[in-house]
């Protein structure tokens, strides 16, 4: 150059047209305990970017950027 796959919380992943975008973990808070750990409760936090179709887009189109794979 070309094709293909992928880009969501600090991390690791779901969510494949319709909700308030969900679980683990982390991380503060509270309970517990002498103190810690662990268990419980509770809180904040995330859609690469622009545009498009659509009532409605994490989701489909298109372009960027950007990792990973194959050809040249």
């Nucleotide at each position: 150059g070309g094709c293909u796959u992928c880009g969501u919380a600090g991390u690791a992943c779901a969510a494949u047209g319709g909700a308030u975008a969900g679980u683990a973990u982390a991380u503060g808070g509270g309970u517990u305990u002498c103190c810690g750990g662990a268990g419980c409760c509770u809180a904040g936090g995330a859609u690469c970017c622009a545009g498009g179709u659509u009532c409605g887009a994490u989701u489909c189109c298109u372009g960027g950027c950007g990792a990973g794979g194959c050809c040249a």
This is a predicted structure of a 72-nucleotide RNA (transfer RNA) from a Flavobacteriales bacterium. It was read from a public genome assembly. The coordinates come from a structure-prediction model, not an experiment, and the mean pLDDT is 81.